[in-house]
RNA sequence: GUCCCCAUCGUCCAGAGGCCUAGGACGGCGGGUUUUCAGUCCGCUAACUGGGGUUCGAAUCCCCAUGGGGAUA
Numbered sequence: 001g002u003c004c005c006c007a008u009c010g011u012c013c014a015g016a017g018g019c020c021u022a023g024g025a026c027g028g029c030g031g032g033u034u035u036u037c038a039g040u041c042c043g044c045u046a047a048c049u050g051g052g053g054u055u056c057g058a059a060u061c062c063c064c065a066u067g068g069g070g071a072u073a
Base pairs, nucleotide, nucleotide: 001072002071003070004069005068006067007066010026011025012024013023018056027045028044029043030042031041032040033039049065050064051063052062053061
């Protein structure tokens, strides 16, 4: 250089065009339980990499960019 794959809460993962004001686990914060801690229960916390396009409607499809990973001389 060329080609392929990936990008979603702090972390890991789900989502496959409308049921998504985006869900789960772990974490963090607050509270209940407990003499205290741990555990457990309840609540809260926080995200679609950026831009453009397609569509009545996009996290989801297409293009470009950016970042990460891989293959190849």
Source information:
Predicted 3D model of a 73-nucleotide RNA (transfer RNA) from a Fibrobacterota bacterium. Its Rfam family is "tRNA". Rfam links the family to the GO term triplet codon-amino acid adaptor activity. Rfam's curators write: Transfer RNA (tRNA) molecules are approximately 80 nucleotides in length. RNAcentral records the identical sequence in 2 taxa. The RNAcentral record of the sequence draws on ENA. Its mean pLDDT, the model's own confidence on a scale to 100, is 82.